[in-house]
RNA sequence: CGAACACGCUAGGGGUGCCUCACCGAGGCUGAGAGCAUACCCUCGGAACCUGAACCGGGUAGUACCGGCGGAGGGAAGCGUGGAUACGGGCAG
Numbered sequence: 001c002g003a004a005c006a007c008g009c010u011a012g013g014g015g016u017g018c019c020u021c022a023c024c025g026a027g028g029c030u031g032a033g034a035g036c037a038u039a040c041c042c043u044c045g046g047a048a049c050c051u052g053a054a055c056c057g058g059g060u061a062g063u064a065c066c067g068g069c070g071g072a073g074g075g076a077a078g079c080g081u082g083g084a085u086a087c088g089g090g091c092a093g
Base pairs, nucleotide, nucleotide: 001088002087005082006081007080008079009078010077011043012042013041014040016037017029018028019027020026021025049074050073051072055068056067057066058065
């Protein structure tokens, strides 16, 4: 001088679809989240989310509903505490 990992704080990123009722609005489906909820999820160990995509196969009342696509491309982080009188390394005597 210092790891993996765990926790905390703050900050940031993201989506909000399908169907029915003429509309408002209400109801139904899947899901962590489908009414910007301050909620939910995700932050490089990154499938949260976007592009590909008005994509392909299956299924459904219908829909990213399921799978492929995807060992494709993008995509948002810092600090503190513990770990640690560890263990290892460096310097001096």